[in-house]
RNA sequence: CUUUUAUUCAGAGUGGUGGAGAUACAAAGGAUCUGCGAAGCCACGGCAACCCCUCCUUGGAGGAAGGUGCCAACCUGAGCGAGUGAUCGAACAAUAAGAG
Numbered sequence: 001c002u003u004u005u006a007u008u009c010a011g012a013g014u015g016g017u018g019g020a021g022a023u024a025c026a027a028a029g030g031a032u033c034u035g036c037g038a039a040g041c042c043a044c045g046g047c048a049a050c051c052c053c054u055c056c057u058u059g060g061a062g063g064a065a066g067g068u069g070c071c072a073a074c075c076u077g078a079g080c081g082a083g084u085g086a087u088c089g090a091a092c093a094a095u096a097a098g099a100g
Stems, first nucleotide, its partner, number of pairs: 001100008013044005021033003028076003045071003050067002052063005080089003
């Protein structure tokens, strides 16, 4: 990088550095956060439980040492498939595990 499967609910921040952007999810817009310091990076802390560990057993209960991930919250929105419609699904994107 490609591909398969699963999830996309909830949860959890301080300091340093940095110096103007940020809020994944067509374009675009709204709204919000931001010099009382954005993104990124580092340290420590925390959340979750995919891998993992323990126990009973095809599932459930518990755990958090390790590998990852994450630690403001959002809305409108075209096109594709199904549906009279509300809407749903796919696609796109993110993360994990497996395979190549």

Overview:
SAM riboswitch aptamer (S box leader), 100 nucleotides, folded computationally. Rfam family: SAM riboswitch aptamer (S box leader). A reference for the family is Grundy and Henkin (1998), "The S box regulon: a new global transcription termination control system for methionine and cysteine biosynthesis genes in gram-positive bacteria", Mol Microbiol. Model confidence (mean pLDDT): 77 of 100.